RNA sequence: GGCUGUGGUUCAGUGGUAGAACAUCUGCCUGGCAUGCAGAAGGUCCCAGGUUCGAUCCUCGGCAUCGCCA
Numbered sequence: 001g002g003c004u005g006u007g008g009u010u011c012a013g014u015g016g017u018a019g020a021a022c023a024u025c026u027g028c029c030u031g032g033c034a035u036g037c038a039g040a041a042g043g044u045c046c047c048a049g050g051u052u053c054g055a056u057c058c059u060c061g062g063c064a065u066c067g068c069c070a
Stems, first nucleotide, its partner, number of pairs: 002066001004064002008022004016053001024040005046062002049059002
């Protein structure tokens, strides 16, 4: 000097009040389990400034992880 940081996990999103899959819970189904179906909960978008009517997104400074060069 570079990449990444978003529900428990893996990742989308990209200026207009955040989504998917898996996982969790509840109900249905079954003699019971699994599968399946329906629904719910779960996120101060790493932290703190700035720009903007409005920032997860732009910009600045930190922190952490990863790998590269010396």
The prediction has a mean pLDDT of 81. A computed fold for a 70-nucleotide RNA from Gekko kuhli, annotated as transfer RNA. The source organism's lineage runs through Eukaryota, Lepidosauria, Gekkota, Gekkoninae and Gekko. The RNAcentral record of the sequence draws on ENA. Its Rfam family is "tRNA". The family's RNA type in Rfam is transfer RNA.